[in-house]
RNA sequence: CAGUAUUUAAAAGCGCCUGAACUAACUGAAAGAGAGUUUGGUUAGUUGACGAGGAGGAGGUUUAUCGAAUGUUCGGCGGAUACCUCCCGGCUGUGUGUGCAAGGCCGAAAAUUUCUUCUUUAAAACAUGAAGGCAACUUUGUGGACAAAGAGAAGAAAAUGCGCAUAA
Numbered sequence: 001c002a003g004u005a006u007u008u009a010a011a012a013g014c015g016c017c018u019g020a021a022c023u024a025a026c027u028g029a030a031a032g033a034g035a036g037u038u039u040g041g042u043u044a045g046u047u048g049a050c051g052a053g054g055a056g057g058a059g060g061u062u063u064a065u066c067g068a069a070u071g072u073u074c075g076g077c078g079g080a081u082a083c084c085u086c087c088c089g090g091c092u093g094u095g096u097g098u099g100c101a102a103g104g105c106c107g108a109a110a111a112u113u114u115c116u117u118c119u120u121u122a123a124a125a126c127a128u129g130a131a132g133g134c135a136a137c138u139u140u141g142u143g144g145a146c147a148a149a150g151a152g153a154a155g156a157a158a159a160u161g162c163g164c165a166u167a168a
Stems, first nucleotide, its partner, number of pairs: 014078004019074001020047011050067003056087005088107004092101001095166006112158009126143007
């Protein structure tokens, strides 16, 4: 230094890099007086998602929500709170209580849908600096901003399983 095994830490626009692009060193070729330019090869590097939002358990599946951006944030691989099934749990109008679950809606903030209002620290980019690197680039300080979805609260509508008891 490499390989194998074990252990620990670390995450969800999260991790990784062989395509691609860019940088450097060496080197081949073309024309050229030369400097340089163009175009290849080898090696080593660099880039490769900006935040908001999202978790009952097990299994399965893969193009798993929203917007911002001077848009390689391309392409690929893996993963992931999404989605489906089952289990568990909660809810399920018209007074209240209670039973059931073939049906419905959800996840301990626990039926649903539509509309209106309010709340919910956006961050990069940008500008201006600092440090590291030959360079491509990397890390980071300061400054002023600008979203959508989702969630919560209030209000108005729509729709809302089958029984039993009881009140009016």

This is a predicted structure of a 168-nucleotide RNA (glmS glucosamine-6-phosphate activated ribozyme aptamer) from Neobacillus novalis NBRC 102450.
The coordinates come from a structure-prediction model, not an experiment, and the mean pLDDT is 78.
Lineage of the source: Bacteria > Bacillati > Bacillota > Neobacillus > Neobacillus novalis.